[in-house]
Context: one part of a larger RNA
RNA sequence: GGAUGAAUGCUGGCGGCAUGCUUAACACAUGCAAGUCAGAUGGGAAGUGAUGUUUCCAAUGGCGGAUAGGUGAGUAACGCGUAAGAACCUUCCCUUAGGAGGGGAACAACAAUUGGAAAUGAUUGCUAAUACACUGUAGGCUGAGGAGCAAAAGGAGGAAUUCGCCCGAGGAGGGGCUUGCAUCUGAAUAGCUAGUUGGUGAGGCAAUGGCUUACCAAGGCGAUGAUUAGUAGCUAGUUUGAGAGUAUUGGGACUGAGACACGGCCCAGACUCCUAUGGGAGCCAGCAGUGGGGAACUUUUCACAAUGGGCAAAAGCCUGACGGAGCAAUGCCACGUGGAGGUAGAAGGCCCACGGGUCCUGAACUUCUUUUCUCAUAGAAGAAGCAAUGACGGUAUUUGAGGAAUAAGCAUUGGCUAACUCUGUGUCAUAAGCCACGGUAAGAUAGAGGAUGCAAGCAUUAUCU
Numbered sequence: 001g002g003a004u005g006a007a008u009g010c011u012g013g014c015g016g017c018a019u020g021c022u023u024a025a026c027a028c029a030u031g032c033a034a035g036u037c038a039g040a041u042g043g044g045a046a047g048u049g050a051u052g053u054u055u056c057c058a059a060u061g062g063c064g065g066a067u068a069g070g071u072g073a074g075u076a077a078c079g080c081g082u083a084a085g086a087a088c089c090u091u092c093c094c095u096u097a098g099g100a101g102g103g104g105a106a107c108a109a110c111a112a113u114u115g116g117a118a119a120u121g122a123u124u125g126c127u128a129a130u131a132c133a134c135u136g137u138a139g140g141c142u143g144a145g146g147a148g149c150a151a152a153a154g155g156a157g158g159a160a161u162u163c164g165c166c167c168g169a170g171g172a173g174g175g176g177c178u179u180g181c182a183u184c185u186g187a188a189u190a191g192c193u194a195g196u197u198g199g200u201g202a203g204g205c206a207a208u209g210g211c212u213u214a215c216c217a218a219g220g221c222g223a224u225g226a227u228u229a230g231u232a233g234c235u236a237g238u239u240u241g242a243g244a245g246u247a248u249u250g251g252g253a254c255u256g257a258g259a260c261a262c263g264g265c266c267c268a269g270a271c272u273c274c275u276a277u278g279g280g281a282g283c284c285a286g287c288a289g290u291g292g293g294g295a296a297c298u299u300u301u302c303a304c305a306a307u308g309g310g311c312a313a314a315a316g317c318c319u320g321a322c323g324g325a326g327c328a329a330u331g332c333c334a335c336g337u338g339g340a341g342g343u344a345g346a347a348g349g350c351c352c353a354c355g356g357g358u359c360c361u362g363a364a365c366u367u368c369u370u371u372u373c374u375c376a377u378a379g380a381a382g383a384a385g386c387a388a389u390g391a392c393g394g395u396a397u398u399u400g401a402g403g404a405a406u407a408a409g410c411a412u413u414g415g416c417u418a419a420c421u422c423u424g425u426g427u428c429a430u431a432a433g434c435c436a437c438g439g440u441a442a443g444a445u446a447g448a449g450g451a452u453g454c455a456a457g458c459a460u461u462a463u464c465u
Stems, first nucleotide, its partner, number of pairs: 001465004006461005013335001015333004019328002021293001026291003030288003035063003040060002043057004070246002079183001081181005088175003093171004098166002101135002104132001110125006140149003154163003184230003191221003196218008248269005271282004299325001301324002307321001308319004338368004348359004373402004378397001382392001409454005414435003420449005
């Protein structure tokens, strides 16, 4: 000199685009953040004089809650990066070959009775399905020649048809696994290891494998740094993105194509809350927000209009993702705080050798302009897809009127280092990055005037280079 998610002091006009708890992975009041389908199913209710149409709802059922969003605690590891590999799985999507026959038994909801303070149950009875199980069939699987095993569901429509269902084959995208190389510090850590290293049999898994187990062998790693200890998420130009880990702490599985699951379940611990003391409820490292910690970091905002996601035949519903607005000079970039003329070189300040010099064309004054500002006028693009549909927003932008009007500070001034005098103080008070300054003429302290540098910022502190 450059840089920063910065902070502090003084100051502060405006716009665009970004960024904003680096500390306590501390504790959390309140609201919202994942639902949807009535064109799978039986019901309940509203409405009507009644039926029908319509609307709403708890429940069974389906798909989605494994994505999106947060965080950086742990992890020195096939975790990440890169390059390969073989023994695998894959909902939805695309292409393609076939198929869906037959009967059946239940359980919610509901009704009745009943326990409990509540959370939430218990018993009896009824019922449907794209829920459940059985049977027949099979260009599939196993298997080796005897064979064995495994499917399905309907809905809408007057119909054509369409949306689904089952079993194959291929694909796309995704995921699991293995390996080579690479990945911080300490030797004042030198030995480490018994499922340890390998084999055989068995089990298990979607799949390979000590993954697990029985037996057998005694191996395996290590100064090319094992083991141990410390530190740290990694990659990337970056705080964007992507993959990996995690969701109060520890453990566990269930469901499912996919989880060992942030807003699912079970157990244990800590903490908070409710309680009729018998027992229950909760978990913001989602978005806002609160307390606390800290030098330090924002609104309990608008909208699904766009993009994307879930469900649905669709209309549509949901979406604190996302799109926006608000706050903060936190950063980068851009603009402004006026332009031209104007010497009696005015007043005033400061210095002075008392002649004058300087602030200084600076001001006043004359004239011009209106970026900004205030008020009014018109007013978007972003909307795709005939029409309709815009949170932002009466915003950006346009036109007109007004009036220089609304807008400059901060640090330095001994040398390094651009910029000097006076006054106060008198080794005191101070100042200070280093050298150093101050003891009565201080260019180094404090004030004043002048000057220099940068400028809506300036300077200091911290860290990196």

Small-subunit ribosomal RNA, 5' domain from Alisma plantago-aquatica, 465 nucleotides, folded computationally. The prediction has a mean pLDDT of 81. Taxonomically the source falls in Alisma (Eukaryota, Tracheophyta, Mesangiospermae, Alismatales). The RNAcentral record of the full RNA draws on SILVA.